[in-house]
Molecule: c-di-GMP-I riboswitch aptamer
Organism: soil metagenome
RNA sequence: AAAGGCAAACCCGGCGAAAGCCGGCGACGCAAAGCCCCGAGGCUAAAGCACGGACCCCGUGCCAUGCCAGUCGAGCCGCCGAA
Numbered sequence: 001a002a003a004g005g006c007a008a009a010c011c012c013g014g015c016g017a018a019a020g021c022c023g024g025c026g027a028c029g030c031a032a033a034g035c036c037c038c039g040a041g042g043c044u045a046a047a048g049c050a051c052g053g054a055c056c057c058c059g060u061g062c063c064a065u066g067c068c069a070g071u072c073g074a075g076c077c078g079c080c081g082a083a
Base pairs, nucleotide, nucleotide: 005030006029011024012023013022014021015020028070034076035075038073039072040071041068042067043066048062049061050060051059052058053057
């Protein structure tokens, strides 16, 4: 180089309290946009705790045990093979 790979947003279906995830559709992009929450960062707040309302409930605040690897770094693994 070429072959080949992944698939953002929107829309549809499913799961979830949410963030988000899975499948379909679809390509914004990606040379690790393969894997992994170890460090930083970000998102959500069901349960719990605190406060308030007048209290079977609701509201506000805190909180990850829930997420994001297509935010960055570390780590692990790896396809093709021109010159």